c-di-GMP-I riboswitch aptamer from a Burkholderiales bacterium, 89 nucleotides, folded computationally. Its Rfam family is "c-di-GMP-I riboswitch aptamer". About the family: GEMM was predicted in a large-scale screen for bacterial structured RNA regulatory elements. Its mean pLDDT, the model's own confidence on a scale to 100, is 85. It was read from a public genome assembly, where an Rfam model found it.
[in-house]
RNA sequence: UCUGAAACAGGGCAAACCCAUCGAAAGGUGGGGACGCAAAAUUUCCGGUCUAAGGGGCCUCACCGCCCUACGACAGCGGGAUUGCCAGA
Numbered sequence: 001u002c003u004g005a006a007a008c009a010g011g012g013c014a015a016a017c018c019c020a021u022c023g024a025a026a027g028g029u030g031g032g033g034a035c036g037c038a039a040a041a042u043u044u045c046c047g048g049u050c051u052a053a054g055g056g057g058c059c060u061c062a063c064c065g066c067c068c069u070a071c072g073a074c075a076g077c078g079g080g081a082u083u084g085c086c087a088g089a
Base pairs, nucleotide, nucleotide: 001089002088003087004086012037013036017032018031019030020029021028022027035076041082042081043080045079046078047077048074049073050072054069055068056067057066058065
């Protein structure tokens, strides 16, 4: 550097759901919990997806409502980049 996840060693992470908490929401964090994961480690560079507070538009006397929008998120959606356990070459 490449290949693999059958086995071995140390093990690691933790979906749904529940509780607390932060957030407008998506979602995050902590605890419980394990569906799974060999990168389910890190990183929004590319695509995708989610949300729409703020902003814009429509409607309205107004309230309400509807539409658009990421500067908000998702790395456990895919790709890229960086690092990494075991085994083999």